[in-house]
RNA sequence: GAUGGAAAAGGCAAACCCAUAGAAAUGUGGGGACGCAAAGCCAUGGGCCUAAGAGGGGUUUUUGCUCCUGAUGGCUGCCAGGUUGUCGUCC
Numbered sequence: 001g002a003u004g005g006a007a008a009a010g011g012c013a014a015a016c017c018c019a020u021a022g023a024a025a026u027g028u029g030g031g032g033a034c035g036c037a038a039a040g041c042c043a044u045g046g047g048c049c050u051a052a053g054a055g056g057g058g059u060u061u062u063u064g065c066u067c068c069u070g071a072u073g074g075c076u077g078c079c080a081g082g083u084u085g086u087c088g089u090c091c
Base pairs, nucleotide, nucleotide: 001090002089003088004087011036012035016031017030018029019028020027021026034077040083041082042081044080045079046078047075048074049073054069055068056067057066058065059064
């Protein structure tokens, strides 16, 4: 530098359940393991999720109900990029 077929030591932890924060997406803690060689870290580009507030429409006894738009809210276990790094193998 390349690589992850086999191996060892260790690591992480999807779904689901409980608690908790939140309008939600989702986060955090505990249990739990489907998987993971970066499933370590960074929302930088793309992508995806949510819609409280905001803007617009519909309805009409009107502070209601409902629909649309759309991050300033999220997701890195969707793909890139950046950065650090364990073990083995090959050069």
Notes: The RNA shown here (c-di-GMP-I-GGC riboswitch aptamer) has 91 nucleotides and comes from Chthonomonas calidirosea. The sequence was found by an Rfam model in a public genome assembly. Rfam family: c-di-GMP-I-GGC riboswitch aptamer. Rfam links the family to the GO term cyclic-di-GMP binding.